Predicted 3D model of a 177-nucleotide RNA (Lysine riboswitch aptamer) from Priestia endophytica.
RNA sequence: GGUGAAGAUAGAGGUGCGGAUUUUAAGAGUAUAUAGCAGGAGGAAAAUGAGUUCCGUUGAUUGUUAUAGAAAGGGAAAUCUGCCGAAGUGGAAGCUAGCUCAUCAUAGCUUUUGCUGGUUUUGCAUUGAAUAAAUGUAAGACUGUCAAGAUCAAAAUCUUGGAGGGCUAUCUCACAC
Numbered sequence: 001g002g003u004g005a006a007g008a009u010a011g012a013g014g015u016g017c018g019g020a021u022u023u024u025a026a027g028a029g030u031a032u033a034u035a036g037c038a039g040g041a042g043g044a045a046a047a048u049g050a051g052u053u054c055c056g057u058u059g060a061u062u063g064u065u066a067u068a069g070a071a072a073g074g075g076a077a078a079u080c081u082g083c084c085g086a087a088g089u090g091g092a093a094g095c096u097a098g099c100u101c102a103u104c105a106u107a108g109c110u111u112u113u114g115c116u117g118g119u120u121u122u123g124c125a126u127u128g129a130a131u132a133a134a135u136g137u138a139a140g141a142c143u144g145u146c147a148a149g150a151u152c153a154a155a156a157u158c159u160u161g162g163a164g165g166g167c168u169a170u171c172u173c174a175c176a177c
Base pairs, nucleotide, nucleotide: 002175003174004173005172007171008170009169010168011167014084016083017082018081019080020079021078022077023076024075032068033067034066035065036064037063038062042055043054044053045052047103048102049101050100051099087116088115089114090113091112092111093110094109095108096107097106117143118142119141120140121139122138123137124136125135126134127133145162146161147160148159149158150157151156
C1' cells in the first nucleotide's frame, strides 16, 4: 500500500440544522367583559350519539348599540447555546390529556419501520386569521461529496450517475500479498 468491520476518534458542506431568552409586526379593534335595546326557551363542557353535572322566565342561546379590550400557536430581528441524521417527516403499535362511555379531531411521549446530502424557486394538496410560515408531492436551479469518462504537464473544467449506514483524516483489529 490492499480487503473487511453500522470498529474508534476528529472534521467538512452553508442563507447549514435545532433549542432558549428578549424585543417586535400581524393575530385584532377579533375573542371576551360591562351596560342598554330587541327577543322569548333553551344553553355549556373540541365534534357526533347516549349520559352526568351546571346555568337559564330574577330572561339563557342569538342579534344590535356604546364603553373597555386580550392571548396562544406560527413569523422577523438580536443574543446565548447544543450540534453535522445535524434534524425533519410518513406508516404501524402503545400511553397520557380531553366531565363519563363509544367513534374520534388535536397536543405530547415511547418503540419500531420507511424516506430526505444541503439550500432555494414555482405549481398542487393539507394545516393556518393570512398572500406569513410549515409539511407532503412534482418539476427546476444552485451547491458539497464520491465514482466513471473526456480535456489537460498539473491545478482545474465539463458530462453522466450514486447516496449521509455516505465523504475526508488519523488510528485499532482480522485476513491475504

The prediction has a mean pLDDT of 81. Its Rfam family is "Lysine riboswitch aptamer". Rfam's curators write: Riboswitches are metabolite binding domains within certain messenger RNAs that serve as precision sensors for their corresponding targets. Allosteric rearrangement of mRNA structure is mediated by ligand binding, and this results in modulation of gene expression. This family includes riboswitches that sense lysine in a number of genes involved in lysine metabolism, including lysC.